[in-house]
Context: one part of a larger RNA
RNA sequence: AUUGAACGCUGGCGGCAUGCCUUACACAUGCAAGUCGAACGGCAGCACGGGGGCAACCCUGGUGGCGAGUGGCGAACGGGUGAGUAAUACAUCGGAACGUGUCCUUUCGUGGGGGAUAACCAGUCGAAAGACUGGCUAAUACCGCAUGAGAUCUCACGAUGAAAGCGAGGGACCGCAAGGCCUCGCGCGAUUGGAGCGGCCGAUGUCGGAUUAGCUAGUUGGCGGGGUAAAAGCCCACCAAGGCGACGAUCCGUAGCUGGUUUGAGAGAACGACCAGCCACACUGGGACUGAGACACGGCCCAGACUCCUACGGGAGGCAGCAGUGGGGAAUUUUGGACAAUGGGCGCAAGCCUGAUCCAGCCAUGCCGCGUGUGUGAAGAAGGCCUUCGGGUUGUAAAGCACUUUCGGCCGGAACGAAAUCGCCUUUGUUAAUAGCGAGGGUGGAUGACGGUACCGGAAGAAGAAGCACCGGCUAACUACGUGCCAGCAGCCGCGGUAAUACGUAGGGUGCGAGCGUUAAUC
Numbered sequence: 001a002u003u004g005a006a007c008g009c010u011g012g013c014g015g016c017a018u019g020c021c022u023u024a025c026a027c028a029u030g031c032a033a034g035u036c037g038a039a040c041g042g043c044a045g046c047a048c049g050g051g052g053g054c055a056a057c058c059c060u061g062g063u064g065g066c067g068a069g070u071g072g073c074g075a076a077c078g079g080g081u082g083a084g085u086a087a088u089a090c091a092u093c094g095g096a097a098c099g100u101g102u103c104c105u106u107u108c109g110u111g112g113g114g115g116a117u118a119a120c121c122a123g124u125c126g127a128a129a130g131a132c133u134g135g136c137u138a139a140u141a142c143c144g145c146a147u148g149a150g151a152u153c154u155c156a157c158g159a160u161g162a163a164a165g166c167g168a169g170g171g172a173c174c175g176c177a178a179g180g181c182c183u184c185g186c187g188c189g190a191u192u193g194g195a196g197c198g199g200c201c202g203a204u205g206u207c208g209g210a211u212u213a214g215c216u217a218g219u220u221g222g223c224g225g226g227g228u229a230a231a232a233g234c235c236c237a238c239c240a241a242g243g244c245g246a247c248g249a250u251c252c253g254u255a256g257c258u259g260g261u262u263u264g265a266g267a268g269a270a271c272g273a274c275c276a277g278c279c280a281c282a283c284u285g286g287g288a289c290u291g292a293g294a295c296a297c298g299g300c301c302c303a304g305a306c307u308c309c310u311a312c313g314g315g316a317g318g319c320a321g322c323a324g325u326g327g328g329g330a331a332u333u334u335u336g337g338a339c340a341a342u343g344g345g346c347g348c349a350a351g352c353c354u355g356a357u358c359c360a361g362c363c364a365u366g367c368c369g370c371g372u373g374u375g376u377g378a379a380g381a382a383g384g385c386c387u388u389c390g391g392g393u394u395g396u397a398a399a400g401c402a403c404u405u406u407c408g409g410c411c412g413g414a415a416c417g418a419a420a421u422c423g424c425c426u427u428u429g430u431u432a433a434u435a436g437c438g439a440g441g442g443u444g445g446a447u448g449a450c451g452g453u454a455c456c457g458g459a460a461g462a463a464g465a466a467g468c469a470c471c472g473g474c475u476a477a478c479u480a481c482g483u484g485c486c487a488g489c490a491g492c493c494g495c496g497g498u499a500a501u502a503c504g505u506a507g508g509g510u511g512c513g514a515g516c517g518u519u520a521a522u523c
Stems, first nucleotide, its partner, number of pairs: 001522003005519005012370006019362001020328001025326003029323003034073003039070002042066002046064003049060004080281003089206007098198003103194002107190004111145001113143002120135006151160003165186006173180002207253003214244003219241004224236003256278004260271004283304005306317004334360001336359003342356001343354004373403004383394004407464001410458004417450001422444009467512005472493003478507005488495002
């Protein structure tokens, strides 16, 4: 000088930050990932409309919508933790044999069929979790057929393999109507290039121990296969006998790495909280499935430990998400508000979800700022303490007089953060079109958790606001009394055994100040 600190005494206000460093210990409860009806069949519940009924009420997907279900996208992001890992990691610099949903871009398509199945209904089993049988039905679910610009394979002849619709609007024409048809938007399939992201390989660097000196059999290399998105002993068969090592292999211990942080004149040393990037993990161990992406924190399967339910047959669970509880510990916060903003997921949109985030709450934990008054005031009051008894000191300190009103308390006003999305007008593109949709401009309105907060104004009143450590030397600051090697102090030297500036108290003083000391730790 510093700290994610703790402890003791004390404590007025505000701003901004930080806040389980220990048991990767166990977890009650709530929430943390949904969304789309403009993919689909439908209608459990709600509202409206229609019908019936005197009424209670009943019927009716017709409308708004919508539980459950099929389907799509998301759930691989965001959030947490640092157990493992000394190199399959990280940092920096390179590389070639790769992948890529959504997004941008190029080009070409989007034709014609089929069979199921959940929901639902009926029934059965089970304590439950749940399961089974039969029957009905839809799709942007599933499966063929056709076509093939380009793509893949190829002996360059040829072969292989695709798709899905939904919505909005409309002049003529067709149609009883639905609709056809046309246009537009959103989609779907294939394909070109890209962006961003990711997988892989190499080099260099990255703690301690030699009281660890040899290590290695898929081990090292080759040929041929397999495998992967992709190179490769990644895996396999065969062949060869290699490969690493005092420039420290192997083994043991310790440890997430970095940007950085602390300190220091620097060199360096120590550290890696918060914030940012990367990695690893998700009760312990193993495994794959789905998918563009996982070997997946709030998915699945198996094994194990633990906890819970049970009708004993069998089931359920995983806070190292946000709060919170127990335990451990010197020690670390609320079972709060809001999606208003930023960002994310889904959706044409309206919107819904979002313990990400933004805010509020708690704690002097840290940093910063402010206040606890200002001026005047000598009879140098009283009191305290000391005294050589003259006085000295506390001390302009107080009182008194004259002022001010920050902060706090009270009253009143009151934000920025919020302009986008949206409506209307208009220009332009598309188009048969003034419709719809896309792009631009103008204009109008709505939307604030924080919060009646910040801030501003007003009235009153010195009113409500100072402590802590030290005073032998180092080291700024001294006397009295008590005690008598006792009680005690102490960072080092050392004080205390009857005149203690070193113990305890008081007066006085010194230092810092809403803090001050102590302890721990680093330079």

Small-subunit ribosomal RNA, 5' domain from an uncultured bacterium, 523 nucleotides, folded computationally. Its mean pLDDT, the model's own confidence on a scale to 100, is 87. It matches the Rfam family "Bacterial small subunit ribosomal RNA". Its family is annotated with ribosome and structural constituent of ribosome in the Gene Ontology.